[in-house]
RNA sequence: AGUGCAGGCUGGGUUAUCGCUUUCGUUAGAAAGAGGAAAGUCCGGGCUCCAAGAAAAUGACACCGGUUAAUUGCCGGGGAAUCGAAGGAUUCACAGAAAGUGCCACAGAAACAAGACCGCCCGAAAGGGUAAGGGUGAAAGGGUAGGGUAAGAGCCUACCGGUCUUUCAGUGAUGACGGACGCUGGUAAACCUUGUCAGGAGCAAUACCGAGCAGUAGGGGUAGGUCCGUAUACGGAAGUUCCUACGGGUAGGUAGCGAAAUCGAAAAACGCAAGUUUUUGAUUAGAUAGAUGAUAGCCUAAAACAGAACCCGGCUUACGGGCCUGCACCUUUA
Repeated sequence: AGUGCAGGCUGGGUUAUCGCUUUCGUUAGAAAGAGGAAAGUCCGGGCUCCAAGAAAAUGACACCGGUUAAUUGCCGGGGAAUCGAAGGAUUCACAGAAAGUGCCACAGAAACAAGACCGCCCGAAAGGGUAAGGGUGAAAGGGUAGGGUAAGAGCCUACCGGUCUUUCAGUGAUGACGGACGCUGGUAAACCUUGUCAGGAGCAAUACCGAGCAGUAGGGGUAGGUCCGUAUACGGAAGUUCCUACGGGUAGGUAGCGAAAUCGAAAAACGCAAGUUUUUGAUUAGAUAGAUGAUAGCCUAAAACAGAACCCGGCUUACGGGCCUGCACCUUUA
């Protein structure tokens, strides 16, 4: 230098003329004015209103540790699997199958506390033994090798695997050495069990000003007071209030609406990192039928995806080109 992989930055600039929105200004004018995803509306919050005793139901999460306002996010680890020559990348709804209940079609002899079709061995035959070899299947119940046997089988032995366990390392998940045991499937994104967490609705929330109208029918409640029934108990009526159905009015304005878990600093310290703390600077868009466009010239390696609507932190999706950094290499050169 090349190839491959991973991460980060950028998201056109500048001059002139005219134009758009907000704020300031008597005027002339001045200043400011969409994103890394503003998208999706998936997750978590701030904020507003209502509610608030527990339980149940329902929903979400599920290896370990850290981070955060919070999260199922993010960071770092552990385990398993896949791809790759390697570095590395990707995925995991990653607790429990001996608490229980289900399901594993078809094929096959047999699919759970499940076997003998072919085959092998013994036998004159009937029959008996066998699960090493073959077949069916997604899966036939540890694997390889040896011994042993009538033929075989963890039947026995060695190694590997598995379960339990001492010690050591680690905050921990786990890992390593050793020991014991011959060691009976899968499925919980099936029901279920265990543990943790969760009140509801949403800026069309909500608050204020102004304007305007119309009630009817049915059902329920009624503390105090009024009226009626001879009446303190009791009952009824009016009034009042709640629910349901039908019907009518409100098409206005202001606030909420931007100083925030904000942004910048080739900052500093701690941390592997996510992040935390400190210092310092900042004229931070506010529409509501919804604002930043057009023309001309120059620069350049280049202009894709695409436009705020209460705000913030994540995730996902879309995207052309350029620049920078790191790792690996069966390649090439010095």
The RNA shown here (Bacterial RNase P class A) has 334 nucleotides and comes from a Spirochaetales bacterium. The organism belongs to Spirochaetales, within Bacteria. It matches the Rfam family "Bacterial RNase P class A". Rfam describes the family as follows. Ribonuclease P (RNase P) is a ubiquitous endoribonuclease, found in archaea, bacteria and eukarya as well as chloroplasts and mitochondria.